Annotation:
Small-subunit ribosomal RNA, central domain from an uncultured bacterium, 351 nucleotides, folded computationally. Rfam family: Bacterial small subunit ribosomal RNA. Its family is annotated with structural constituent of ribosome and ribosome in the Gene Ontology. Its mean pLDDT, the model's own confidence on a scale to 100, is 88.
Context: one part of a larger RNA
RNA sequence: CUGGGCGUAAAGAGCGCGUAGGCGGCUUGUUAAGUGUGAAGUGAAAUCUCCAGGGCUCAACCCGGAAACUGCUUCGCAUACUGGCAAGCUUGAGGGACACAGAGGCAACUGGAAUUUCUGGUGAAGCGGUGAAAUGCGUAGAUAUCAGAAGGAACUCCUAUGGCGAAGGCAGGUUGCUGGGUGUCAUCUGACGCUGAGGCGCGAAAGCGUGGGUAGCAAACAGGAUUAGAUACCCUGGUAGUCCACGCCCUAAACUAUGGAUGCUAGUCGUGAGGGGUAUAGACCCCCUUCGUGACGCAGCUAACGCAUUAAGCAUCCCGCCUGGGGACUACGGCCGCAAGGUUGAAACUC
Numbered sequence: 001c002u003g004g005g006c007g008u009a010a011a012g013a014g015c016g017c018g019u020a021g022g023c024g025g026c027u028u029g030u031u032a033a034g035u036g037u038g039a040a041g042u043g044a045a046a047u048c049u050c051c052a053g054g055g056c057u058c059a060a061c062c063c064g065g066a067a068a069c070u071g072c073u074u075c076g077c078a079u080a081c082u083g084g085c086a087a088g089c090u091u092g093a094g095g096g097a098c099a100c101a102g103a104g105g106c107a108a109c110u111g112g113a114a115u116u117u118c119u120g121g122u123g124a125a126g127c128g129g130u131g132a133a134a135u136g137c138g139u140a141g142a143u144a145u146c147a148g149a150a151g152g153a154a155c156u157c158c159u160a161u162g163g164c165g166a167a168g169g170c171a172g173g174u175u176g177c178u179g180g181g182u183g184u185c186a187u188c189u190g191a192c193g194c195u196g197a198g199g200c201g202c203g204a205a206a207g208c209g210u211g212g213g214u215a216g217c218a219a220a221c222a223g224g225a226u227u228a229g230a231u232a233c234c235c236u237g238g239u240a241g242u243c244c245a246c247g248c249c250c251u252a253a254a255c256u257a258u259g260g261a262u263g264c265u266a267g268u269c270g271u272g273a274g275g276g277g278u279a280u281a282g283a284c285c286c287c288c289u290u291c292g293u294g295a296c297g298c299a300g301c302u303a304a305c306g307c308a309u310u311a312a313g314c315a316u317c318c319c320g321c322c323u324g325g326g327g328a329c330u331a332c333g334g335c336c337g338c339a340a341g342g343u344u345g346a347a348a349c350u351c
Base pairs, nucleotide, nucleotide: 003323004322005321006320007305008304012319014202015201016200017199021195022194023193025089026088027087028086029085030084031083033082034081035078036077037076038075039074040073041072042071049066050065051064053063054062055061092192093189094188095187096185097184098183099182100181104178105177106176107175108174109173110172111155116150117149118148119147120146121145122144126137127136163170164169207248208247209246210245211244212243216242217241221237222236223235224234259318260317261316262315263314264313267296268295269294270293271292272291273290274289275288276287277286300307301306324351325350326349333344334343335342336341
């Protein structure tokens, strides 16, 4: 390489949109490129294989013959399948009408509780903190308590085993703008589809740039303790940062450690959003059904654990990835970045 694989052993890209490409529903006709079949030509010789073949006493070796050279070209025929062309279909896909749920996104406005600080009143000597303490705060009146003010950040209950989003992620309230989804009807288009190398976009936290903001928290840092030491765990402080705007960074246990799409394959129980039926005065209940989200479980699968209609089962299509451990999420080079660094990604050597 072939092959075999990718939940946990190496291996699913963090996620999407989509180019090329690959693959692609049902019916009819046509074509005959693929495909099948027949024939002809060619496929040098040597080599390889075969022959109770021949020649060296045998053999190697040499000579002769056969076969083979699995290929290519041309012509004819076949037409199931694949492809091309033409016409049609409605189940895939999309549109429409009606209805529904939602922390989906963006922007503006706005609310109360709490922390902190400030001002004033009351008030008196402690407060705070810990395993115990101390640093710290306090007679310049703290802590406590009442009234008022300022400012920033986060949204108790509702809250769920719940919902939405492609993922990252999304939660006080109101309004505006806006994306997606589900159900019902079967009204329209008529395969318009699936996947997707490159490419483009999004992408938690931390970090970076410029400007703002800073209540609480808090890397670094300082001090107090602990300890043999204590560059920690505990305590008192505390700056970046955390917040906002704009621009970068592009990583993660970005996890369901499980790529996407389609079809098929026992069930039981919950829950979210709909539709239909039964029942009823009406609703609940009950039954059927679609989509989502969970628990369990059969067949089957699995090394086992486990998975099991939300598959890790049975199949098809497309993409990504793996190929012993270390060296090495490294070096060199390329590309990207302000930087931090990211991405691509070896070898020697060694076991």